Source information: Transfer RNA from a Patescibacteria group bacterium, 73 nucleotides, folded computationally. Lineage of the source: Bacteria > Bacteria candidate phyla. The coordinates come from a structure-prediction model, not an experiment, and the mean pLDDT is 81. It matches the Rfam family "tRNA". It was read from a public genome assembly.
RNA sequence: GGCCCCAUCGUCUAGUGGCCUAGGACGUCAGGUUCUCAUCCUGGAAACCGGGGUUCGAUUCCCCGUGGGGUCA
Numbered sequence: 001g002g003c004c005c006c007a008u009c010g011u012c013u014a015g016u017g018g019c020c021u022a023g024g025a026c027g028u029c030a031g032g033u034u035c036u037c038a039u040c041c042u043g044g045a046a047a048c049c050g051g052g053g054u055u056c057g058a059u060u061c062c063c064c065g066u067g068g069g070g071u072c073a
Base pairs, nucleotide, nucleotide: 001072002071003070004069005068006067007066010026011025012024013023018056028044029043030042031041032040049065050064051063052062053061
């Protein structure tokens, strides 16, 4: 340098045009339980990489960029 794949809460991920107010697990915060810690229960906060395009409508489709991974040389 060519080609291919990926990018969503702090982490791992689901979703793949509207029904999503973006769900779950772990973590975290608050409360309950406990003599205390742990466990357990309840509740909360927390995310669509950036720009442009298509569309009535984009996290989802297309293009460019950025970052990461694979492969060929």